[in-house]
């Protein structure tokens, strides 16, 4: 300096054009003498940024940032 890979909820991950979801945690309530574990219920997202196709972008197309791996 090149290639490719991935960036989405506090953490891991899903989500192949059409209001963003799971588990796990984290607040409440119930069940307990308590506590665990259980079962309702709720908060919590500028889907890295910036442009560009589109009606219409998490997704397609360029750049950039930032992390992985391999190459020199």
């Nucleotide at each position: 300096g090149g290639g490719c890979c991935a960036g989405u909820a506090g953490u891991u991950c899903a989500g192949u054009g059409g209001u963003a979801g799971a588990a796990u945690g984290c607040c409440u309530c119930a069940u307990u003498u308590g506590c665990a574990a259980u079962g309702a219920g709720g908060a919590g997202g500028u889907c890295u940024g910036g442009g560009g196709u589109u009606c219409g972008a998490u997704c397609c197309c360029c750049c950039a940032c930032u992390g992985g791996u391999c190459c020199a």